A computed fold for a 530-nucleotide part of an RNA from an uncultured Microbacteriaceae bacterium, annotated as large-subunit ribosomal RNA, domain I. It matches the Rfam family "Bacterial large subunit ribosomal RNA".
Context: one part of a larger RNA
RNA sequence: GGCGUACGGGGAAUGCCUUGGUUCUCAGAGGCGAUGAAGGACGUGCUAAGCUGCGAUAAGCUACGGGAAGCCGCACAGAGGCGUUAAUCCGUAGAUUUCCGAAUGGGGAAACCCGACUGGUUGAAGACCAGUCACCGAAAGGAGCGAACCCGGGGAACUGAAACAUCUAAGUACCCGGAGGAAGAGAAAACAAUAGUGAUUCCGUAAGUAGUGGCGAGCGAACGCGGAACAGCCCAAACCCUGAUCGUUACGGCGGUUGGGGGGUUGUAGGACUACAAUGUGGACUAUAAAAACGAAGUAGAACGAUUUGGGAAAGUCGACCAUAGAGGGUGAAAGUCCCGUAUACGUAAAGUUUUAUUACCUAGUAGUAUCCUGAGUAGGGCGGAACCGGAGAAAUUCCGUCUGAAUCUGCCAGCACCAUCUGGUAAGGCUAAAUACUCCUGAGAAACCGAUAGUGAACCAGUACCGUGAGGGAAAGGUGAAAAGUACCCUGAAUAAGGGGGUGAAAUAGUACCUGAAACCGUGCGCCU
Numbered sequence: 001g002g003c004g005u006a007c008g009g010g011g012a013a014u015g016c017c018u019u020g021g022u023u024c025u026c027a028g029a030g031g032c033g034a035u036g037a038a039g040g041a042c043g044u045g046c047u048a049a050g051c052u053g054c055g056a057u058a059a060g061c062u063a064c065g066g067g068a069a070g071c072c073g074c075a076c077a078g079a080g081g082c083g084u085u086a087a088u089c090c091g092u093a094g095a096u097u098u099c100c101g102a103a104u105g106g107g108g109a110a111a112c113c114c115g116a117c118u119g120g121u122u123g124a125a126g127a128c129c130a131g132u133c134a135c136c137g138a139a140a141g142g143a144g145c146g147a148a149c150c151c152g153g154g155g156a157a158c159u160g161a162a163a164c165a166u167c168u169a170a171g172u173a174c175c176c177g178g179a180g181g182a183a184g185a186g187a188a189a190a191c192a193a194u195a196g197u198g199a200u201u202c203c204g205u206a207a208g209u210a211g212u213g214g215c216g217a218g219c220g221a222a223c224g225c226g227g228a229a230c231a232g233c234c235c236a237a238a239c240c241c242u243g244a245u246c247g248u249u250a251c252g253g254c255g256g257u258u259g260g261g262g263g264g265u266u267g268u269a270g271g272a273c274u275a276c277a278a279u280g281u282g283g284a285c286u287a288u289a290a291a292a293a294c295g296a297a298g299u300a301g302a303a304c305g306a307u308u309u310g311g312g313a314a315a316g317u318c319g320a321c322c323a324u325a326g327a328g329g330g331u332g333a334a335a336g337u338c339c340c341g342u343a344u345a346c347g348u349a350a351a352g353u354u355u356u357a358u359u360a361c362c363u364a365g366u367a368g369u370a371u372c373c374u375g376a377g378u379a380g381g382g383c384g385g386a387a388c389c390g391g392a393g394a395a396a397u398u399c400c401g402u403c404u405g406a407a408u409c410u411g412c413c414a415g416c417a418c419c420a421u422c423u424g425g426u427a428a429g430g431c432u433a434a435a436u437a438c439u440c441c442u443g444a445g446a447a448a449c450c451g452a453u454a455g456u457g458a459a460c461c462a463g464u465a466c467c468g469u470g471a472g473g474g475a476a477a478g479g480u481g482a483a484a485a486g487u488a489c490c491c492u493g494a495a496u497a498a499g500g501g502g503g504u505g506a507a508a509u510a511g512u513a514c515c516u517g518a519a520a521c522c523g524u525g526c527g528c529c530u
Base pairs, nucleotide, nucleotide: 001529002528003527004526005525006524007523008522009521015515016479017478020450021449022447023446024445025444026443027442028441029439030438031145032144039100040099041098042055043054044053046078050074051073061094062093063092064091065090066089070082071081072080105114106113107112115133116132117131118130119129120128121127135142136141149180150178151177152176153175154174160167164214190197191196201228202227203226204225205224211219212218232431233430234429235375239262240261241260242259243258244257245256246255247254248253267409269374270373271372272371273368274367275366276365282362283361287358288357289356290355292354293353294352298346299345300344304319305318306317307316308315320337321336322326328340329339330338380404381403382402383401384400385399386398387397390416411426412425413424414423415422466473467472486514489501490500491499492498
């Protein structure tokens, strides 16, 4: 020096564990904010750096309810206190709530500076305290924040087409505005086809079909059928009454403009109008009352002993018991009967939800058809764009810009150019629950999901430390033991380092650098070889 072997150091893999995550389900909630939010700054404790809580009433104040022996958060020590005259704690409702922040008296480099007016601190100056003083809006009110979902206004490129320009990606990403618990859509100027359907939305199918398309890449319906859920209504106008005002008048009125009330709402046309008839039915619900259910913290809640091993029994053995409870968790190993619970039964103020009753509000018929009404710079057309499965095409339908521009129920629109017949409908005003989408958040649960290089970036004081001028980027880091019983005392040592005895413990090669403790790497003893 090599090989082997034993024992160590070092190291952190592995195993086991789970406080944390992930993905969902069922319910709830779906907003907070000028009565000052979200988010912060600074304070606040006996000593107090951090987290949590709270706000100069500052780990808290008050009331009511629950609960019952302990309590003064994390935080295991000391000091000092509180509590059966019911504390701590839990629930509900209040009070307080500095400064910044939409931030709003003015300013400002956020958490700071400087005012005005009124009132107060016995008077003056000064200072301090309380209130008011921003902008928009006639007022009510608005503003700012918030995860996704929704509607609208704008709107890419990479990419694909094996290049690329129409096309695609895609009306996606992104920006802006707006709203709600959903939003949007919605009661046929709809579909259909000689038969019929009967608002909208969503799902399945039709169907990758019909179509469209440098007929390339691609894009891609509808009818019908089956389901979910179902709900229908109100104006404008004609006509009647009436207020104001203007014009006119023969002073009886008449007309214009504008406001209010009644009336009325549709396609087998309807309504006004004329003539009859009637007080009922239903509703998407304002208020009040009553009752019941639900609704906060909570309450009751069955049944086991012995023995063996062991540090420890829940394990083994023997013999019992309960079960509308053998879900789950904990307890010194593995517990239906030890603890918390579980099944079940019960309780609950206020708010709120649901139900019922009354009330407010809305809602109806028959016949006649002369006259009147039934949404105008609208429908339609030309030109230019866009949306539809449809890229301008033979191109209907819908929307926008621009130039034009009808008819009035014997009307008008649609049925994929256009025309006729036929059929369906009634535009140019509005509202509308449910079925649908989503989950920042609350409760209850689930998992052939992860188990600390995994699972959230974050199991731990993490959006932290740290990096960056900034936008922004962004970690590592879990485990003693059943219980701190966390090593009294002695010794070596310069020592508050480290270690040796000794003690605790089942175990200390479990000693806080703490479960297990692989490998690389570094040693020591022994054997063999050189």